The RNA shown here (transfer RNA) has 72 nucleotides and comes from a Planctomycetota bacterium.
The organism belongs to Planctomycetota, within Bacteria.
Its mean pLDDT, the model's own confidence on a scale to 100, is 80.
Its Rfam family is "tRNA". Rfam describes the family as follows. Transfer RNA (tRNA) molecules are approximately 80 nucleotides in length.
[in-house]
RNA sequence: GUGUGGGUAGCUUAAUGGCAGAGCGGUGGAUUCCAAAUCCAUCAGGUGCAGGUUCGAGUCCUGCCCCAUGCG
Numbered sequence: 001g002u003g004u005g006g007g008u009a010g011c012u013u014a015a016u017g018g019c020a021g022a023g024c025g026g027u028g029g030a031u032u033c034c035a036a037a038u039c040c041a042u043c044a045g046g047u048g049c050a051g052g053u054u055c056g057a058g059u060c061c062u063g064c065c066c067c068a069u070g071c072g
Base pairs, nucleotide, nucleotide: 001071002070003069004068005067006066007065010024011023012022013021018055025043026042027041028040029039030038048064049063050062051061052060
């Protein structure tokens, strides 16, 4: 330099173009003599950035940034 895959909550990750979910975690509570485990409630995103297409974009298109990897 170029090809491919990826970037979504604190972490790991889902999501046919049509309400952004889950697990772990944090907080509060139930339970317990106390804890662990379990259960209930709750917290947390404008989806890497900027544009475009569309009635509607995490998703499609373009450019850029970052990570991994192949080729040179």